[in-house]
RNA sequence: GGGCCAAUAGCUCAGCCUGGUACGAGCGAUCGCCUCUUAAGCGAUAGGUCGUGGGUUCGAAUCCCUCUUGGCCCG
Repeated sequence: GGGCCAAUAGCUCAGCCUGGUACGAGCGAUCGCCUCUUAAGCGAUAGGUCGUGGGUUCGAAUCCCUCUUGGCCCG
C1' cells in the first nucleotide's frame, strides 16, 4: 500500500442480507415474593444519540460514502 471482518443496554450477543415500533435475549443491577437469615428459585422494574460525520428515502441499527478503533489476510 491492497483486501476482508467487527463496533447495538454495565458485560456477552441477536436483529442488518430483504429499510417499517429495539415493549430484543442471557448474565449483571434494583425492588418484591419465598426463607430464621443468606444463597438458590420465582416475579417485576430500570437501563440504548445502534462507533464518528454526511448522503439517499415518507421512513435508516439496516442501503451508499468518509473517518475512528480493534482483529485477520496479502504484498
Transfer RNA from a Candidatus Nanoarchaeia archaeon, 75 nucleotides, folded computationally. Model confidence (mean pLDDT): 81 of 100. RNAcentral holds the sequence, with entries from ENA and MGnify. The same sequence occurs in records of 3 taxa. Its Rfam family is "tRNA".